[in-house]
Molecule: THF (Tetrahydrofolate) riboswitch aptamer
Organism: bovine gut metagenome
């Protein structure tokens, strides 16, 4: 000098257990606070969490009889499996030549 590996995480799908269906959640917009980002250092206008505000907005049915159960539904939550993608960026390091 050239080539490459590796994380958090994102996403798709499958399974299980929940929550909602009396509308929370998800998704969108604005603002505040905080956190993380490959082995080391730095780190955003990107990512995530949380708080406040705003707009939009849904699929119930059956058994039963006031307690529930079952089948659905929700850009629903968590955990696990599999596939795909994968440090914004900068410097150093690691492997091969």
């Nucleotide at each position: 000098g050239c080539a490459g590996a590796g994380u958090a995480g994102a996403u798709a799908u499958c399974a299980a257990a929940g929550c909602g269906u009396c509308a929370a959640g998800u998704g969108c917009c604005c603002g505040g606070u905080g956190a993380a980002c490959a082995g080391g250092g730095a780190g955003u206008u990107g990512u995530c969490a949380u708080c406040g505000g705003g707009a939009c907005g849904a699929a119930g049915a059956g058994u039963a009889g006031u307690a529930a159960c079952u089948c659905g539904c929700g850009g629903u939550u968590u955990u696990g499996g599999u596939g795909u993608c994968g440090c914004a960026u900068c410097c150093c390091g690691c492997u091969g030549c």